Transfer RNA from Thermoanaerobacter pseudethanolicus ATCC 33223, 74 nucleotides, folded computationally. The RNAcentral record of the sequence draws on Rfam. Rfam family: tRNA. From the family's description: Transfer RNA (tRNA) molecules are approximately 80 nucleotides in length. Its family is annotated with triplet codon-amino acid adaptor activity in the Gene Ontology.

[in-house]
RNA sequence: GCGCCCUUAGCUCAGUUGGAUAGAGUGACAGGCUUCGAACCUGGAGGUCGUGGGUUCAAAUCCUACAGGGCGCA
Numbered sequence: 001g002c003g004c005c006c007u008u009a010g011c012u013c014a015g016u017u018g019g020a021u022a023g024a025g026u027g028a029c030a031g032g033c034u035u036c037g038a039a040c041c042u043g044g045a046g047g048u049c050g051u052g053g054g055u056u057c058a059a060a061u062c063c064u065a066c067a068g069g070g071c072g073c074a
Base pairs, nucleotide, nucleotide: 001073002072003071004070005069006068007067010026011025012024013023019057029043030042031041032040050066051065052064053063054062
């Protein structure tokens, strides 16, 4: 330098035939339980879906540029 893949909650990841309020586990927090903790049970909170632009009535999803990371080739 060229090609391919990944980027969604603090962390690990689902969700890509474009459509209805964007989810799970875990963690943190609050409550219950307990003499106090751990474990267990309950609850709500937490996201500009990497950034900008474009297509569309409608974008996490399609197109494009850039950024970060990984793999291969040279």